[in-house]
RNA sequence: GGGCCUGUGGUCCAGUGGUUACGACGUCUCCCUUACACGGAGAAGAUCCUCGGUUCGAUCCCGAGCAGGCCCA
Repeated sequence: GGGCCUGUGGUCCAGUGGUUACGACGUCUCCCUUACACGGAGAAGAUCCUCGGUUCGAUCCCGAGCAGGCCCA
């Protein structure tokens, strides 16, 4: 330098054009316990990487960037 893939709560992820963005782990509160752990109930936590475009409508489609990974040179 070229090609391909990925980017969504703190972490790992689902979501493939339309309602309030799914879940697990983690965090916090309460219950349980002498206490801790386990367990039970609940809560908070996301400008969906950025900017533009298409569309009545974009996390989703298109383009350009940025970041990361793999391959080639």

Overview
A computed fold for a 73-nucleotide RNA from a Candidatus Pacearchaeota archaeon, annotated as transfer RNA. The prediction has a mean pLDDT of 81. RNAcentral holds the sequence, with entries from ENA. Lineage of the source: Archaea > Nanobdellati > Candidatus Pacearchaeota.